[in-house]
Context: one part of a larger RNA
Molecule: large-subunit ribosomal RNA, domain III
Organism: Novibacillus thermophilus
RNA sequence: GAGUAACGAUAAGAGGGGUGAGAAUCCCCUCCGCCGAAAGCCUAAGGGUUCCUGAGGAAGGUUCGUCCGCUCAGGGUAAGUCGGGACCUAAGCCGAGGCUGAAGAGCGUAGGCGAUGGAGAACAGGUGGAGAUUCCUGUACCACCGCGUUCCGAUUGAGCGAAGGGGGGACGCAGGAGGGCAGGGGAGCAGGCGGAUGGAUGUGCCUGUCCAAGCGGUGAGAGAGCAGCGCGAGGCAAAUCCCGCGUUGCGAGGAUCUUGAGCCGUGAUGGGGAGUGAAACUUAGAGUAGCGAAGUCCCUGCACCCACACUGACAAGAAAAGCCUCUAGCGAGGAGCGCGGUGCCCGUACCGCAAACCGACACAGGUAGGCGAGGAGAGGAUCCUAAGGCGCAC
Numbered sequence: 001g002a003g004u005a006a007c008g009a010u011a012a013g014a015g016g017g018g019u020g021a022g023a024a025u026c027c028c029c030u031c032c033g034c035c036g037a038a039a040g041c042c043u044a045a046g047g048g049u050u051c052c053u054g055a056g057g058a059a060g061g062u063u064c065g066u067c068c069g070c071u072c073a074g075g076g077u078a079a080g081u082c083g084g085g086a087c088c089u090a091a092g093c094c095g096a097g098g099c100u101g102a103a104g105a106g107c108g109u110a111g112g113c114g115a116u117g118g119a120g121a122a123c124a125g126g127u128g129g130a131g132a133u134u135c136c137u138g139u140a141c142c143a144c145c146g147c148g149u150u151c152c153g154a155u156u157g158a159g160c161g162a163a164g165g166g167g168g169g170a171c172g173c174a175g176g177a178g179g180g181c182a183g184g185g186g187a188g189c190a191g192g193c194g195g196a197u198g199g200a201u202g203u204g205c206c207u208g209u210c211c212a213a214g215c216g217g218u219g220a221g222a223g224a225g226c227a228g229c230g231c232g233a234g235g236c237a238a239a240u241c242c243c244g245c246g247u248u249g250c251g252a253g254g255a256u257c258u259u260g261a262g263c264c265g266u267g268a269u270g271g272g273g274a275g276u277g278a279a280a281c282u283u284a285g286a287g288u289a290g291c292g293a294a295g296u297c298c299c300u301g302c303a304c305c306c307a308c309a310c311u312g313a314c315a316a317g318a319a320a321a322g323c324c325u326c327u328a329g330c331g332a333g334g335a336g337c338g339c340g341g342u343g344c345c346c347g348u349a350c351c352g353c354a355a356a357c358c359g360a361c362a363c364a365g366g367u368a369g370g371c372g373a374g375g376a377g378a379g380g381a382u383c384c385u386a387a388g389g390c391g392c393a394c
Base pairs, nucleotide, nucleotide: 013031014030015029016028017027018026032391033390034389035388040371041370042369046351047350050349051075052074053073054072055071056070060068061067080141081140082347083346084345085344087118088117092113093112094111098107099106100105122139123138124137125136126135142343143342144341145340146339147338148337149336150335151334152333159330160329164326165325166324167323173312174311175310178306179305180304183300184299185298186297187296188209189208190207191206192205193204210271211270214266215265216264217263218262221259222258223257224256225250226249227248228247229246230245231244232243234242235241275291276290314317357366358365373385374384375383376382
C1' cells in the first nucleotide's frame, strides 16, 4: 500500500423465550421464504470414527460463538438366509514342465487366480442416545447330524455314481399387442373439528382408510408335439443317455411335459393404524406407557413383472459350474414323514451430487446405479406444492 479489496452463488429472514461472564450467529417456539427427477430417500466407489453422549473454548471455522465434521473423554457396527469367501467361469493376469533369449527376462501347455456375469436358503413388525432382513416378537426356509416311525432292498442287488459322454445352463437389438402388480385419484366408511372478520351444521372441513416371506390351491398365457418298440454309423472306453431311420399309439376338438406373473385361502384371535392418552421421584421427564375405529368399491395405471414370450430384420448376438441323465465303477443299506440338534471367516457405525469422495480450502467444478408423490402438461420440460430437507457461517 491499507484498516483498502475480499468474507465464495441475490433461497430471506423476523419476533418471542432459554442458556451464558458475554448471543444477529447456540437451543426452543411461532411466522416468513427456498428445493421438491431434488437442494428428498436408498446404495456402489471412495473416505476411515467424521456416528452417539458428556465436557471444553487455545488453535481450525473467512465474522461471532455458550456452537461444530474442531479438542478431550466414554460409548456405538451382533447375520446359516444381506454382500463377499469356504462354488463357477470372462477379459485379463500368474504359470510346473516347455520354447526363446548375453544376463535381467519374454512367451506359453497342463493347472490356477480373477466379477462388472452364472449359481444360491427370510419375511413382516418392534426397539434405542448411537446397530438392525444382523437384536427381540411372530411366522418360515436351506444344508448336515442324531433318534423314532413307515416303506423299499441285501448278489434275483436297493441305492450311490464320475475329473468321462450327452442335455441344460444359454443369452443380442428393434417393434407392437395383451394379462398383471406397485403407485395415484374419487366415492363410501371411521375418527376428530365448529371458525374473534361478510357468510358457512352445509352436498362442511381435517386426518386415516393397510400388511410380507412361507405353505396349500388356482391360473391370463407362452414354449416343445408326446410316448412305446425295433435297427443303426457316431459322441476318442462303455452306455439303457444323446443323435439318425423305421413302425405303433395319442394329439390342431390342443393331449403330455416344461414354464408362468398374478389371484384366492392361510399366515393373521397377529402386526400396524388416525386418534385418544396417564402416573411418578420432581432435576431431567411425554404426546411416552396404555387403549385403539374404519380398512369396501370404482376409475386410472407405467419405463416394473409375465418375458427377449411373440413378431421382424441383419451387423447374427460369453464361458464354466450348480442341475438332469448315461454308463465306467462302487455297493449294504436307502427313501418318506415326525422330533431334536448344529450352522465357520470377513463386511455391517457415519458421509455418500457432498462441509466427510476427487479438486491444496467447510472450493458456484466433477462423481456409477435404484426409488422418485399431487395440480396443470405429451413429458422426468416448465410453474406451484406433498413427504422430506434447507435459508447457502459476517